[in-house]
Context: one part of a larger RNA
RNA sequence: GGCAUUCGGUGGAUGCCUUGGCACCAAGAGGCGAAGAAGGACGUGGUAAAACUGCGAUAAGCUGCGGUAAGUCGUAAACAGGCGUUGACCCGCAGAUCUCCGAAUCGGGAAACCGACACAGAGUAAUGUCUGUGUGGCCCCUCGCUGAAUACAUAGGCGAGAGGUAGCGAACGAGGGGAACUGAAACAUCUCAGUACCUUCAGGAAAAGAAAUCAAUUGAGACUCCCCUAGUAGUGGCGAGCGAACGGGGAUGAGCCUAAACGAUGCGUAUGCAAGCCUGCCGGCGUUGUACGUAUCGGGUUGUAGGACCGUCGGGUUGUCUCGGCAGAGACAGCAAUGGAUACCGUAAGGAUAGCUGAACGUCCUGGGAAGGACGGCCAAAGAGAGUGAUAGCCUCGUAGGCGAAAUCCGAGCGGACCGUAGACGGCACCUGAGUACAACGGGACACGAGGAACCCUGUUGGAAGCUGGGAGGACCAUCUCCCAAGGCUAAGUACUACUUGGUGACCGAUAGUGAACCAGUACCGUGAGGGAAAGGUGAAAAGAACCCCCGCGAGGGGAGUGAAAAGACUCUGAAACCGAAUGUCU
Numbered sequence: 001g002g003c004a005u006u007c008g009g010u011g012g013a014u015g016c017c018u019u020g021g022c023a024c025c026a027a028g029a030g031g032c033g034a035a036g037a038a039g040g041a042c043g044u045g046g047u048a049a050a051a052c053u054g055c056g057a058u059a060a061g062c063u064g065c066g067g068u069a070a071g072u073c074g075u076a077a078a079c080a081g082g083c084g085u086u087g088a089c090c091c092g093c094a095g096a097u098c099u100c101c102g103a104a105u106c107g108g109g110a111a112a113c114c115g116a117c118a119c120a121g122a123g124u125a126a127u128g129u130c131u132g133u134g135u136g137g138c139c140c141c142u143c144g145c146u147g148a149a150u151a152c153a154u155a156g157g158c159g160a161g162a163g164g165u166a167g168c169g170a171a172c173g174a175g176g177g178g179a180a181c182u183g184a185a186a187c188a189u190c191u192c193a194g195u196a197c198c199u200u201c202a203g204g205a206a207a208a209g210a211a212a213u214c215a216a217u218u219g220a221g222a223c224u225c226c227c228c229u230a231g232u233a234g235u236g237g238c239g240a241g242c243g244a245a246c247g248g249g250g251a252u253g254a255g256c257c258u259a260a261a262c263g264a265u266g267c268g269u270a271u272g273c274a275a276g277c278c279u280g281c282c283g284g285c286g287u288u289g290u291a292c293g294u295a296u297c298g299g300g301u302u303g304u305a306g307g308a309c310c311g312u313c314g315g316g317u318u319g320u321c322u323c324g325g326c327a328g329a330g331a332c333a334g335c336a337a338u339g340g341a342u343a344c345c346g347u348a349a350g351g352a353u354a355g356c357u358g359a360a361c362g363u364c365c366u367g368g369g370a371a372g373g374a375c376g377g378c379c380a381a382a383g384a385g386a387g388u389g390a391u392a393g394c395c396u397c398g399u400a401g402g403c404g405a406a407a408u409c410c411g412a413g414c415g416g417a418c419c420g421u422a423g424a425c426g427g428c429a430c431c432u433g434a435g436u437a438c439a440a441c442g443g444g445a446c447a448c449g450a451g452g453a454a455c456c457c458u459g460u461u462g463g464a465a466g467c468u469g470g471g472a473g474g475a476c477c478a479u480c481u482c483c484c485a486a487g488g489c490u491a492a493g494u495a496c497u498a499c500u501u502g503g504u505g506a507c508c509g510a511u512a513g514u515g516a517a518c519c520a521g522u523a524c525c526g527u528g529a530g531g532g533a534a535a536g537g538u539g540a541a542a543a544g545a546a547c548c549c550c551c552g553c554g555a556g557g558g559g560a561g562u563g564a565a566a567a568g569a570c571u572c573u574g575a576a577a578c579c580g581a582a583u584g585u586c587u
Stems, first nucleotide, its partner, number of pairs: 001586009015572001016537002020508002022505007029497002031168002039101003042056003046079002051075002062095006071083003106115003116135007137165003141161006172203001173201005183190001187237001213220002224251005234242002255489003258433001262298010276285002278328006303467001305432003309427005316335007337421001339419002344416004350410004355403003361376005377394002379383001385397003438462007448474001469484005524531002544571001547559004
């Protein structure tokens, strides 16, 4: 020095465990913010230096109401000192306080700082100082004062008042912009893809939506979503690929409001003394009438056309009015009945935010410990689960079942408010959404790449008809059929889950599962954008080793003691690599 065996050290695999994750289901909630958010800075404790948590100069807290019940002053021991059956601590609801920064909004600014003004107050001999309130921009509305080109005016400017907005937030949504890698086995049309990404805006959903729709000679009847139709018809350097609809089956189910014609009223302009004043007769009145524009209210809303206007019918009741009288007629207002998806107010079954009740077991044995074993019982609308010194229906918490709210919130349903109330026939030809439809050119979007290319959107240039009208049915024309554009609103079915509660798992079990089971988006790295760890386990209970000895008043160790066991805090188990000692053997 090699090999073997044994005993140790080192190391932290493995086993077991789980405080943490992952995925999904159900329900809730779907926002917070100038009444100052999200997120922070700085403070805040008797001992409190740091950190987390809580809170804000009233600072681990203050007040009220409710719940609960014997303890309690967070993590976090200990000391000191308190609080508590006159109900503390804790839990829930409501309120008060809430420094500074931050949209940050009095001005500034290198965030958490600096500097002001006005008014009121404190203080000072006075100033300085301190406290409270107010003082930002933009937009809309109203009012006031001013005020150009340009005379009136208008635009603009200034001020006041009452509101709105901003910023943050995971995904889902709509709009405006919009790639490339890639695929085509290269690549340019094409594809990836209207994807990623940027941006604007919104809601609890959004968007869409009550036919100028489809269909095809039978018909359907808003929109949205799912299954099929169907990888079909098509489209396509007819390559790669892209890819419908009709129709059928389901989910849900809901329909409405305007513009115009016409009328009334107000205002303005023009005209104007004739007409007019509900009708008939009689008598009167007289700045009323007519046309245009504008504002408000009424009216009206569709395609077998509808509406306005005129006429004839028809349609409850009450009151008032219509120059006076008589007769008639009309207008307006109120009430009643039926109907109404959303939204408003009230009420309310019920629910949410603390909680309460809740059956039934003992002995012996082993053991450190009984829930194990033995014996004998019991409950069960409860034998889900967790904990307890090993494996517990009957020990504890729970579970099945049942009960509960002073306060705040949600809330089916109901009532109110609000909206609406006709219709028939005939006539007349007043209205029925214009720089629109459409065309040409250029684009886009439709499954459809310019194609025979309709339909839809639109930049440029032209530019209708108007109900005897207009659009569509995939060039175009005819016939036929369907529909009524150029205004608007609309629940449900559908999408998503940052968040709350409950539940589930042939999901993980510390190199796994979130990056993060642990004070993690931390330490650390980077100028920065950004990148980004490692790190769990004594024991049932600290009973965490009094006292003695060696030692540096060490570290470490040896006794003693605790404990079932040192499991001894580098702490469960404790593999291998690696290091050493002893013994044997070989050279």
A computed fold for a 587-nucleotide part of an RNA from a Myxococcales bacterium, annotated as large-subunit ribosomal RNA, domain I.
Model confidence (mean pLDDT): 81 of 100.
Rfam family: Bacterial large subunit ribosomal RNA. Gene Ontology terms of the family: structural constituent of ribosome and ribosome.
Taxonomically the source falls in Myxococcales (Bacteria, Pseudomonadati, Myxococcota, Myxococcia).